This is a predicted structure of a 269-nucleotide part of an RNA (large-subunit ribosomal RNA, domain VI) from an Acidobacteriota bacterium.
Context: one part of a larger RNA
RNA sequence: CGGAGGAGAUUUGCGGGGUCCUGUCCUUAGUACGAGAGGACCGGGAUGGACGAACCUCUUGUGUUCCAGCUGUCGCGCCAGCGGCACCGCUGGGUAGCGAAGUUCGGUCGGGAUAAGCGCUGAAGGCAUAUAAGCGCGAAGCCCUCCCCAAGAUGAGAUCUCCCAACCCCUUAAGGGGUAUGAAGGCCACGGGAAGACGACCCGUUCGAUAGGCGGGAGGUGGAAGUCCGGCAACGGAUGCAGCUAACCCGUACUAAUCGGCCGUUCGG
Numbered sequence: 001c002g003g004a005g006g007a008g009a010u011u012u013g014c015g016g017g018g019u020c021c022u023g024u025c026c027u028u029a030g031u032a033c034g035a036g037a038g039g040a041c042c043g044g045g046a047u048g049g050a051c052g053a054a055c056c057u058c059u060u061g062u063g064u065u066c067c068a069g070c071u072g073u074c075g076c077g078c079c080a081g082c083g084g085c086a087c088c089g090c091u092g093g094g095u096a097g098c099g100a101a102g103u104u105c106g107g108u109c110g111g112g113a114u115a116a117g118c119g120c121u122g123a124a125g126g127c128a129u130a131u132a133a134g135c136g137c138g139a140a141g142c143c144c145u146c147c148c149c150a151a152g153a154u155g156a157g158a159u160c161u162c163c164c165a166a167c168c169c170c171u172u173a174a175g176g177g178g179u180a181u182g183a184a185g186g187c188c189a190c191g192g193g194a195a196g197a198c199g200a201c202c203c204g205u206u207c208g209a210u211a212g213g214c215g216g217g218a219g220g221u222g223g224a225a226g227u228c229c230g231g232c233a234a235c236g237g238a239u240g241c242a243g244c245u246a247a248c249c250c251g252u253a254c255u256a257a258u259c260g261g262c263c264g265u266u267c268g269g
Base pairs, nucleotide, nucleotide: 001152005163006162007161008160009159010158011157015149016148017147018146021049022048023047024046025045026044027043033038051106052105053104054103055102059100060099061098062097066093067092068091069090070089071086072085073084074083075082076081110144111143112142117137118136119135120134164268166179167178168177169176170175180266185263186262187261188260189205190204191203192202193201210256211255212254213252214251215250216249217248219245220244221243226239227238228237229236230235
């Protein structure tokens, strides 16, 4: 820009893309077959590999925004207690998120038309013949079935709902001009987001829990400081599953989502 008024939502699927893999074991059955050795088709079941998707309960990794321990040095006057720097100074753990080595799931089943192939009926050609008319079966392959995209599918589809008319002038009419009006809805702005390079997408904007703060909880760390007690002391014990605590959960308007602006019209060839 188009899709013949505008708008919100839900869709159909032309067409396109993805998937399509396979082993071993048990059973049928030591059966059929075979002198024996050996050893099935068909059917039923179990369990793997590789590959793929999703996810984070478990396992595991990361986790420079969490906790603890430790060394050197500098500082806070000193002790104690802390802070800075030293690869995040080093070490031990670790929430959320993100990941895989973790977890769950997938290839199936079924239908249609066929290939090679196997047939039925059957003439030409009294027979025969699967073919000439006609009919059936038959593949990991083809078309569906499963997943994703999808009406710019200009062949522009469908359904539901919402919104817009009041007067003047010109004109035979369609239509044109003017004044008033500015709908439904959308955009901007602002607070944000397991959304994201930016756009986009999604949520919220006081009629509000969107982010921060605050309160509580979960989870993490692992027993704070101070004081008291024991010990000459190093240190240990008690107070006390203590103190501290990020991204998680619930709550709470304290702070910030202020005030607002713009687009979009008047019934539709």
The coordinates come from a structure-prediction model, not an experiment, and the mean pLDDT is 88. The source organism's lineage runs through Bacteria, Pseudomonadati and Acidobacteriota.